[in-house]
């Protein structure tokens, strides 16, 4: 420099044009002597930034940032 791949909750990952989930993790409450498991329920998100197409973009396209591979 060039070519793939990824970036979405606090973590780890879905969702692949039509309301953005889930599992740990957090927070109440049940159980319990107290904690832990275990069980309900909740909160948490400018989808790394911006244009652009669509009626609508996490998705399709261009730029940029930024992380990983592989090539020169």
């Nucleotide at each position: 420099c060039c070519g793939c791949g990824g970036g979405u909750a606090a973590c780890u990952c879905a969702a692949a044009g039509g309301u953005a989930g889930a599992g740990u993790g957090c927070a109440a409450g049940g159980c319990u002597g107290u904690a832990g498991c275990c069980c309900u329920u909740g909160a948490a998100g400018u989808u790394g930034g911006g244009a652009g197409u669509u009626c609508g973009a996490u998705u399709c396209u261009c730029c940029c940032c930024c992380c990983g591979c592989g090539g020169a």

RNAcentral holds the sequence, with entries from ENA.
The RNA shown here (transfer RNA) has 72 nucleotides and comes from a Candidatus Nanoarchaeia archaeon.
Taxonomically the source falls in Candidatus Nanoarchaeia (Archaea, Nanobdellati, Nanobdellota).
Its mean pLDDT, the model's own confidence on a scale to 100, is 84.
Its Rfam family is "tRNA". By type it is a transfer RNA.